[in-house]
RNA sequence: UACGGUGUGAUGCCGAAUUUCACUUUUGUGGAAACGGGGGAACCAAUUUUGGGGUGAAUCCGGAAUUAUUUCCGGUAGGACUUCCCUAAGCCCGAACCCGUCAGCUAACCUCGCAGGCAUUAUAGGGAGGGUAA
Numbered sequence: 001u002a003c004g005g006u007g008u009g010a011u012g013c014c015g016a017a018u019u020u021c022a023c024u025u026u027u028g029u030g031g032a033a034a035c036g037g038g039g040g041a042a043c044c045a046a047u048u049u050u051g052g053g054g055u056g057a058a059u060c061c062g063g064a065a066u067u068a069u070u071u072c073c074g075g076u077a078g079g080a081c082u083u084c085c086c087u088a089a090g091c092c093c094g095a096a097c098c099c100g101u102c103a104g105c106u107a108a109c110c111u112c113g114c115a116g117g118c119a120u121u122a123u124a125g126g127g128a129g130g131g132u133a134a
Stems, first nucleotide, its partner, number of pairs: 010120005018033006035113005044104001051102001052099004060075006078093002081090002084127005
């Protein structure tokens, strides 16, 4: 000096997953608000073994191997990031889990969640904002 690891803080990203109060305690219990999800009439709609459904961007197609399970490859609906915004360009993701024969929409109403995982900042044009006596 570079790289890597650990802890704390700051800033930012995906995500609903943040803020706050009280008691207690050594970080536990119980609330509140914000945000988000599910169930649930009439009317309307729909069709139940080829089971069906939910959260989520994460759906679908083709090929190869395999007795099969499954694995791999290529693409794809769709989605994130580039630190104020937009456009272009670039780059990546395109999973996982849950319910358990059951749920369309759905007012009133009922109910649940409030996690986890990352980064140290990146190209061009246009615009906005701030600062400065200018």
Molecule: c-di-AMP riboswitch aptamer (ydaO/yuaA leader)
Organism: Syntrophomonadaceae bacterium